[in-house]
Context: one part of a larger RNA
RNA sequence: CUGGGCGUAAAGCGCGCGUAGGUGGUUUGAUAAGUGGGAUGUGAAAGCCCAGGGCUUAACCUUGGAACUGCAUUCCAAACUGUCAGACUAGAGUACGGUAGAGGGAGGUAGAAUUUCCGGUGUAGCGGUGAAAUGCGUAGAGAUCGGAAGGAAUACCAGUGGCGAAGGCGGCCUCCUGGACUGAUACUGACACUGAGGUGCGAAAGCGUGGGGAGCGAACAGGAUUAGAUACCCUGGUAGUCCACGCCGUAAACGAUGAGAACUAGACGUUGGGCUCAUUAAGGAGCUUAGUGUCGAAGCUAACGCGUUAAGUUGACCGCCUGGGGAGUACGGCCGCAAGGUUGAAACUC
Numbered sequence: 001c002u003g004g005g006c007g008u009a010a011a012g013c014g015c016g017c018g019u020a021g022g023u024g025g026u027u028u029g030a031u032a033a034g035u036g037g038g039a040u041g042u043g044a045a046a047g048c049c050c051a052g053g054g055c056u057u058a059a060c061c062u063u064g065g066a067a068c069u070g071c072a073u074u075c076c077a078a079a080c081u082g083u084c085a086g087a088c089u090a091g092a093g094u095a096c097g098g099u100a101g102a103g104g105g106a107g108g109u110a111g112a113a114u115u116u117c118c119g120g121u122g123u124a125g126c127g128g129u130g131a132a133a134u135g136c137g138u139a140g141a142g143a144u145c146g147g148a149a150g151g152a153a154u155a156c157c158a159g160u161g162g163c164g165a166a167g168g169c170g171g172c173c174u175c176c177u178g179g180a181c182u183g184a185u186a187c188u189g190a191c192a193c194u195g196a197g198g199u200g201c202g203a204a205a206g207c208g209u210g211g212g213g214a215g216c217g218a219a220c221a222g223g224a225u226u227a228g229a230u231a232c233c234c235u236g237g238u239a240g241u242c243c244a245c246g247c248c249g250u251a252a253a254c255g256a257u258g259a260g261a262a263c264u265a266g267a268c269g270u271u272g273g274g275c276u277c278a279u280u281a282a283g284g285a286g287c288u289u290a291g292u293g294u295c296g297a298a299g300c301u302a303a304c305g306c307g308u309u310a311a312g313u314u315g316a317c318c319g320c321c322u323g324g325g326g327a328g329u330a331c332g333g334c335c336g337c338a339a340g341g342u343u344g345a346a347a348c349u350c
Base pairs, nucleotide, nucleotide: 003322004321005320006319007304008303012318014201015200016199017198021194022193023192025088026087027086028085029084030083031082033081034080035077036076037075038074039073040072041071042070049065050064051063052062053061054060091191092188093187094186095185096183097182098181099180103177104176105175106174107173108172109171110154115149116148117147118146119145120144121143125136126135162169163168206247207246208245209244210243211242215241216240220236221235222234223233258317261314262313263312266295267294268293269292270291271290272289273288274287275286276285277284299306300305323350324349325348332343333342334341335340
């Protein structure tokens, strides 16, 4: 080295794009690098193995054989892999017509509500809790009516509904823009899959500069509770939450399940297309496709469970694991303004 694994036991990179590399559809011809076979040379001796022989036997010694699975040269074969040349259309893609959608970016705009301010009415409470108190209020609160300002979020519709690679995305309108699905033709002709490095995106919190600040609200202050209460509850409240630009690069970034392909019973929902049949109604039935769910054959699994959206059966590629703690720590490198991130041990111990 030949191994076994990765939903929950250790183990799938948070997610894309893509370089090298690895792998790659059908078919014809050529070639002969890989591949298979033959021949020649070589593969020292000793040793190992086999058959004999010699010391009384054995160890030991000795003769012969086999083996040395390899390498080089040469000849033959041409199925498979490769290479070269040609062809094809089932993979992949392009054109054309449709469809659905909180996909992304920018600008505008609407109504409800909270808060604050101004004015009117009006009087003694309001608020809050398990109960209270802090707090607010006769300098007129709370309630109610009218007006104004400002910020943030968009009730109902709303749905194991939709879209997106993931993070994620929800009022309405306009502009710019990505992807998907579907139909029938035409075209290109393997252009494909994966992807070490690399590169981009990446919730929340956090950081920098400048704005903004209604509500909420770490820290903080006060009131309660309590043996205590650096909490849970209450009254306040600063960063922050919001915007622009720039960083950070992490999450139970989860389906704890890498991406892509093929094959392997079904049943019942639901979303977007297409086709057919019924309709005489606001409803349908069947087929097909792309999603999204529930349950289940076979099979798998330690069990739980998974089960055409596989954790089933296969082949190609990448990542990762290898007892617990020490430790995702130390040291070093790289990145970052910092916080820290990434890579990542050992002693020792059980």
Molecule: small-subunit ribosomal RNA, central domain
Organism: uncultured prokaryote